Overview:
Large-subunit ribosomal RNA, domain IV from a metagenome, 326 nucleotides, folded computationally. It matches the Rfam family "Bacterial large subunit ribosomal RNA".
Context: one part of a larger RNA
């Protein structure tokens, strides 16, 4: 000098991104105990008191006297608490080895698909899983307890049906025309039955597309200009373009606001965090759920109490280890 570990005056978070980290607190036992609430909890809230031997009563729990010590859960093990927001309902899984979490998964809800030789899934097939189940079941899909709710748009894309038209493949289906020659014959670069070969049009023929319609807890989407009120400012109000419809209820500077440390208020001597209003939402918004929400949390965040060597700022001490002398 470093490492582990103890101990320290006054002060007590002044440390720092931040109370990391360490310190308080503790068991049993008795008093007592608020908001809020899904009435289960919060709750061990929070706060307080007590706790040894000895002797006696008691079946005991206790009681009643008495003694010691600085100390009596005498060592050791053994909760710090309070107030607010955020995100998730919960108890649970997660990156084995840098993330535990607001991720995931839940119970619930809700849309699909499936009538059993299911649907869906594996395999080239046999064959299996669904399942020795049968719509109160089984599959996928998006949501995530509970409460109050879940607008508005079917033009686009998908998905259902629908079947009159318009396209449409094979297949039917067989005209055309082409070769080839018995023949014919004005012997010509001619015409040519049948037959064999080759061409193959009209005509009819499905789904699908086109084309009508359903539909969004399907994908997914929810406006722009200008003017008006007897101060000024703002516009219930009008006007005009666009569109499928122009964002409704809640909530909003927010896990989401750029400008921004927005304004305003609360908390401090002093606040880019934090709370609570404001609403000018760059660029919230209703099951890619909206808004609340008691409990729950090695979550994230802002304030206090106690308590600390975190620090004012350092210091002493055992241990080990590094060096140095021998």
């Nucleotide at each position: 000098g470093c490492a582990u570990u103890g101990u320290u005056a006054a002060g007590g978070a002044a440390c720092u991104c931040g109370g990391c980290a360490a310190a308080u607190u503790a068991a049993c036992c008795c008093c007592g105990u608020a908001c809020g609430u899904u009435a289960g909890c919060a709750a061990g809230a929070a706060g307080g008191g007590g706790u040894g031997c000895c002797a006696g009563a008691g079946c005991a729990a206790u009681c009643u006297g008495g003694c010691c010590g600085c100390a009596g859960u005498g060592a050791a093990a053994u909760g710090g608490c309070c107030c607010g927001a955020g995100c998730a309902a919960c108890u649970g899984u997660u990156u084995a080895c840098c993330a535990a979490a607001a991720a995931c998964a839940c119970a619930g809800g809700u849309c699909u698909c499936c009538g059993c030789u299911a649907a869906a899934u594996c395999g080239u097939a046999a064959g299996a899983u669904g399942a020795a189940g049968u719509a109160u079941g089984g599959g996928g899909g998006c949501u995530g307890a509970c409460g109050c709710c879940u607008g508005c748009c079917c033009g686009g894309u998908g998905c259902u049906g629908g079947a009159a038209g318009g396209u449409u493949a094979u297949g039917g289906g067989a005209a055309u025309c082409u070769g080839u020659u018995a023949g014919c014959u004005u012997u010509a670069u001619g015409c040519g039955a049948a037959g064999c070969a080759g061409u193959g049009a009209a005509c009819u023929u499905a789904a699908g597309c086109c084309c009508c319609a359903g539909u969004a807890a399907a994908c997914g989407g929810c406006g722009g200009c200008c003017g008006u009120a007897a101060c000024u400012a703002u516009a219930a109000c009008g006007g005009u373009c666009c569109u499928a419809a122009g964002g409704u209820a809640g909530c909003g500077a927010a896990a989401u606001u750029c400008c921004u440390u927005g304004u305003c208020a609360g908390g401090u001597a002093a606040g880019u965090u934090c709370u609570g209003a404001c609403c000018c939402g760059c660029a919230c918004g209703a099951a890619u759920g909206g808004c609340g929400u008691a409990a729950u949390g090695a979550c994230u965040u802002g304030g206090g109490c106690a308590c600390u060597g975190u620090c004012u700022c350092g210091a002493c001490a055992a241990u080990g280890c590094a060096c140095c002398c021998g």